Predicted 3D model of a 352-nucleotide RNA (Bacterial RNase P class A) from Atopobiaceae bacterium 24-176.
[in-house]
RNA sequence: AAAGCGGGCCGGACGGCCGCGUCCCUUUUUGGGAUGAGGAAAGUCCGGGCUCCACAGGGCAAGAUGCCGGCUAACGGCCGGGCGGAGCGAUCCGACGGAAAGUGCCGCAGAAAAGAAGACUCCCACUGGCCUGCAAGGGUUAAGGGAAAAGCUGAAACGGUGGUGUAAGAGACCACCAGCAUCCCGGCAACGGGGUGGCUUGGUAAACCCCAUCCGGAGCAAGAGCAAAUAGGGGCGCAAUGGAUUGGCCCGAUCCGCGCCCGGGUUGCUCGCGAGAGAAGGUCCGCGGCAACGCGGCCUCGAGAUAAAUGGUCGUCUAUUACAGAACCCGGCUUACAGGCCCGCUUUGCAU
Numbered sequence: 001a002a003a004g005c006g007g008g009c010c011g012g013a014c015g016g017c018c019g020c021g022u023c024c025c026u027u028u029u030u031g032g033g034a035u036g037a038g039g040a041a042a043g044u045c046c047g048g049g050c051u052c053c054a055c056a057g058g059g060c061a062a063g064a065u066g067c068c069g070g071c072u073a074a075c076g077g078c079c080g081g082g083c084g085g086a087g088c089g090a091u092c093c094g095a096c097g098g099a100a101a102g103u104g105c106c107g108c109a110g111a112a113a114a115g116a117a118g119a120c121u122c123c124c125a126c127u128g129g130c131c132u133g134c135a136a137g138g139g140u141u142a143a144g145g146g147a148a149a150a151g152c153u154g155a156a157a158c159g160g161u162g163g164u165g166u167a168a169g170a171g172a173c174c175a176c177c178a179g180c181a182u183c184c185c186g187g188c189a190a191c192g193g194g195g196u197g198g199c200u201u202g203g204u205a206a207a208c209c210c211c212a213u214c215c216g217g218a219g220c221a222a223g224a225g226c227a228a229a230u231a232g233g234g235g236c237g238c239a240a241u242g243g244a245u246u247g248g249c250c251c252g253a254u255c256c257g258c259g260c261c262c263g264g265g266u267u268g269c270u271c272g273c274g275a276g277a278g279a280a281g282g283u284c285c286g287c288g289g290c291a292a293c294g295c296g297g298c299c300u301c302g303a304g305a306u307a308a309a310u311g312g313u314c315g316u317c318u319a320u321u322a323c324a325g326a327a328c329c330c331g332g333c334u335u336a337c338a339g340g341c342c343c344g345c346u347u348u349g350c351a352u
Stems, first nucleotide, its partner, number of pairs: 001348010012317007020036006038323001042334002045332005050219004063214004067081005082096001083094004097210002102208002104204003120151002123146002127142006159177006178200001180197007223271004233262006242256005276301001280300003284297005
C1' cells in the first nucleotide's frame, strides 16, 4: 500500500425569529425562566419488576429449553472452554442430549432399504445332457446348491484398506484404521491421550418418543382513589285517602309524590407516571476475575403527553441529510439505517 477480519462511536452544528407540551417564578395581564425522543423509541420475540385474580400439598397433560463451566434479578441473553464444519489466516457458522429402550419412516432407482436381509449380471464346485478330443481334459447348457469378492441402482447396500486363505468366497484368520465396550492418566466438566477386549450394532428425534431442567393466569385499557344530576337500584319514614291501570262496581294488587340514608357506578377528574429493584449513565479511580461480571469510591442524569407536545423558517458552515419517533419501567435478542470517524488483528506485495 492493497485485500480482508473483529470491535467501538457519531449520526447535522451554531445563532436569530415564530410556535407547541410539562414544570417553576412573578404578577394581575400577561410576562420571564428551565426543560423536551432513539440507537434502534420499531418488531412485541424472550426474561424480570410492578398490579390484579387464582392457589394446602402432590401428580398428569401442554409448552419451552437442550455439549460443558461460569455471569446475572432472570433469560431462549452474555462470557470462557470442548467437539464438528468453512477459510492460507485474522475469524466465522452449528436445534451440538439419547438411534445398543421401543415404534414409525427411508420417495425415485434398484434383485435387495434394515430382517444377522438380498442372487439381476458376474464367480465357484458337484450331478445330468450335448459338442470336441485317442485320452487327460476343454467348451456349452439345465436343475438344485455355495458365495456379499466384483458389476449395476442409490444419499445410504450391513465396517474400510491390504494380506492369508479357499472350489469360489467371507472378520473365517492377521495387520493398520474407524466405531463400540471397558480400564488407566489429565481436566471441576464437556472432552483429550493411552492400554485391553469381543469382532461391527445403517440413517432419521426442526418423526413419535425417552431423559434432564424450567414453567399458575392476565396485563398500565393492569390496578387504586374522588365523584355529579330533573338518570337508575335498595331501605326507612312522611304525605295523601288522591291520580292511573286491572274491573260493570267495591275490596285488593301494581305504578306515580316528598324527605333522609345506603350501595353500585357512566361521562369526567386524580393517582399509578419516572432519581432507579442503584437492574440509569460515565473515554473516571481502586480491588478481584482470562472474560462476562462483581465490590467500593467519585461525578453526572429530572420528556411524561392522553387525541396526544418535542416543530417551522432564515442565515453561516461544501450542508439536499439515512433508518425512524416515547405512551408503565428495565435487561436482552432480532430487524432497518445516507454518510462519516476511531481502535485492534490477518494475508500478500514493496521499502529499510
Its Rfam family is "Bacterial RNase P class A". It is annotated as a ribozyme.
The coordinates come from a structure-prediction model, not an experiment, and the mean pLDDT is 76.
It is recorded under the gene name rnpB.
The model forms 94% of the base pairs in the Rfam consensus.